[in-house]
């Protein structure tokens, strides 16, 4: 330099065009003499920009980061 793949809360991971869900972690409360465990509840996420579309995490382009291969 060229080609391909991946990018979703702190972490792990679903959702292939129609309100982004779950596990774990975290905060509050309940339970217990205390801790742990358990229960209820809360906050937090689509890498960035642009395009297509009535509507984009999803499709397209560019770009950023990481990984792989070729040279």
């Nucleotide at each position: 330099g060229c080609a391909g793949c991946u990018g979703u809360g702190g972490u792990u991971u679903a959702a292939u065009g129609g309100u982004a869900g779950a596990a774990u972690a975290c905060g509050a409360c309940c339970u217990u003499g205390c801790c742990a465990a358990g229960g209820u509840u809360g906050a937090g996420g689509c890498g960035g920009c642009g395009g297509u579309c009535c509507g984009a995490u999803u499709c397209c382009g560019c770009u950023c980061a990481g990984c792989u291969g070729c040279u």
Model confidence (mean pLDDT): 82 of 100. The RNA shown here (transfer RNA) has 71 nucleotides and comes from an uncultured Mycoplasmatota bacterium. Its Rfam family is "tRNA". By type it is a transfer RNA. It was read from a public genome assembly.